The part of an RNA shown here (small-subunit ribosomal RNA, central domain) has 349 nucleotides and comes from Adiantum capillus-veneris. Its mean pLDDT, the model's own confidence on a scale to 100, is 86. Its Rfam family is "Bacterial small subunit ribosomal RNA". The RNAcentral record of the full RNA draws on SILVA.
[in-house]
Context: one part of a larger RNA
RNA sequence: UUGGGCGUAAAGCGUCUGUAGGUGGCUCCUUAAGUCCGCUAUCAAAUCCCAGGGCUCAACCCCGGACAGGCGAUGGAAACUACUGGGCUGGAGUACGGUAGGGGCGGAGGGAAUUUUCGGUGGAGCGGUGAAAUGCGUAGAUAUCGGAAAGAACACCAGAGGCGAAGGCACUCUGCUGGGCCGACACUGACACUGAGAGACGAAAUCUAGGGGAGCAAAUGGGAUUAGAUACCAAGUAGUCCUAGCCGUAAACGAUGGAUAUUAAUCGCUACGCGUAUCGGCCCGUGCAGUGAUGUAGCUAACGGGUUAAAUAUCCCGCCUGGGGAGUACAUUCGCAAGAAUGAAACUC
Numbered sequence: 001u002u003g004g005g006c007g008u009a010a011a012g013c014g015u016c017u018g019u020a021g022g023u024g025g026c027u028c029c030u031u032a033a034g035u036c037c038g039c040u041a042u043c044a045a046a047u048c049c050c051a052g053g054g055c056u057c058a059a060c061c062c063c064g065g066a067c068a069g070g071c072g073a074u075g076g077a078a079a080c081u082a083c084u085g086g087g088c089u090g091g092a093g094u095a096c097g098g099u100a101g102g103g104g105c106g107g108a109g110g111g112a113a114u115u116u117u118c119g120g121u122g123g124a125g126c127g128g129u130g131a132a133a134u135g136c137g138u139a140g141a142u143a144u145c146g147g148a149a150a151g152a153a154c155a156c157c158a159g160a161g162g163c164g165a166a167g168g169c170a171c172u173c174u175g176c177u178g179g180g181c182c183g184a185c186a187c188u189g190a191c192a193c194u195g196a197g198a199g200a201c202g203a204a205a206u207c208u209a210g211g212g213g214a215g216c217a218a219a220u221g222g223g224a225u226u227a228g229a230u231a232c233c234a235a236g237u238a239g240u241c242c243u244a245g246c247c248g249u250a251a252a253c254g255a256u257g258g259a260u261a262u263u264a265a266u267c268g269c270u271a272c273g274c275g276u277a278u279c280g281g282c283c284c285g286u287g288c289a290g291u292g293a294u295g296u297a298g299c300u301a302a303c304g305g306g307u308u309a310a311a312u313a314u315c316c317c318g319c320c321u322g323g324g325g326a327g328u329a330c331a332u333u334c335g336c337a338a339g340a341a342u343g344a345a346a347c348u349c
Base pairs, nucleotide, nucleotide: 004320005319006318007303008302012317014201015200016199017198021194022193023192025088026087027086028085031082033081034080035077036076037075038074040072042070043069049065050064052062053061054060091191092188093187094186096183097182098181099180103177104176105175106174107173108172109171110154114150115149116148117147118146119145120144121143125136126135162169163168207245208244209243210242211241215240216239220235222233223232257316258315259314260313261312262311265294266293267292268291269290270289272287273286274285275284299304322349323348324347331342332341333340334339
């Protein structure tokens, strides 16, 4: 509950595709469902309201009357919504010509570093800390040179820079492939927006099976410090990596749902186009798309946001309603499990 909200107070689903539904551009015609007007039937009486009257007043009683509204019948109107039929191109899309990109999947190649191992040189420490010790080292370590192997990650370029719906994406080359933007205007002709359910994707960690294992490192044992020492140090197992599945959650954040339109300026960056200029490129002006900074109006409790709105409007969805109990219990669905989703109440302040 005819009310107010959702950046930070409670509140935007993690993101997208899309069914039903809701909403929907310009113009002509039809119908008359919604809508509007007239007339009419009915909605018992009592009650309520208005006028008049009766009890000395009042309560009370009597009498008369209506508004508004509901459900029907009937006769009209045709602006708007809807319906029927036709047309249009501005929304949307397709084709064409360009263009940037760490967008995705697969394959191949590369160098630096690290560790291990083999060989050479060398000969006593190395490592670590606040200080040490555990640890490693005369069975030759650390250091240094050469060879080999392995796995993981890709310095510089690199940028408030790019791409993607989000999660996310970066060594180089290459095969396949998705989306965007710009231009011209050829085609279709409202094909659109949102989206309950539903489906798909979804970091890290966990789980299942099989590989792999250099470095790092939950757990764990050891050495210190300390009242304690889960922090520090030296080791080290899952894991981190790959393949096939599962999970479906995050401060999944811009803590800001999506779409459309309108509304001061100024300064950058990225991609493309046009004009000017030029041998050409730059420069300068300008258009569109994206991404940043400052800031006017109006907004906001303030902080702040401000053409990428938290301004002004419309449409659709999701969500909130004091704190705790509690994202708990129960039930159901999903999951191998861990658990996830949906989600109360008593009681208490």